Model confidence (mean pLDDT): 81 of 100. The RNA shown here (transfer RNA) has 76 nucleotides and comes from a Chloroflexota bacterium. It matches the Rfam family "tRNA". It is annotated as a transfer RNA. About the family: Transfer RNA (tRNA) molecules are approximately 80 nucleotides in length. The sequence was found in a public genome assembly. The organism belongs to Chloroflexota, within Bacteria.
RNA sequence: GCCACCAUAGCUCAGCUGGUAGAGCAGUCGAUUCGUAAUCGACAGGUCGUCGGGUCGUAGCCGACUGGUGGCUCCA
Numbered sequence: 001g002c003c004a005c006c007a008u009a010g011c012u013c014a015g016c017u018g019g020u021a022g023a024g025c026a027g028u029c030g031a032u033u034c035g036u037a038a039u040c041g042a043c044a045g046g047u048c049g050u051c052g053g054g055u056c057g058u059a060g061c062c063g064a065c066u067g068g069u070g071g072c073u074c075c076a
Base pairs, nucleotide, nucleotide: 001072002071003070004069005068006067007066010025011024012023013022019056027043028042029041030040031039049065050064051063052062053061
């Protein structure tokens, strides 16, 4: 330099054919217990990497860019 893949909640990840953004864990509160752990319930938590385009409408399509992972090639 080229190619592919990845970027969504604090962490790990879903999200179908474009039509209301979700789960587990963690956190907070409560129930239970003599108490703790465990268990159960509730609550809270999001610029869907950034910018632009197309669309009535995008996390999902198109383009550019940023960061990450892997592969290939060249030089030393």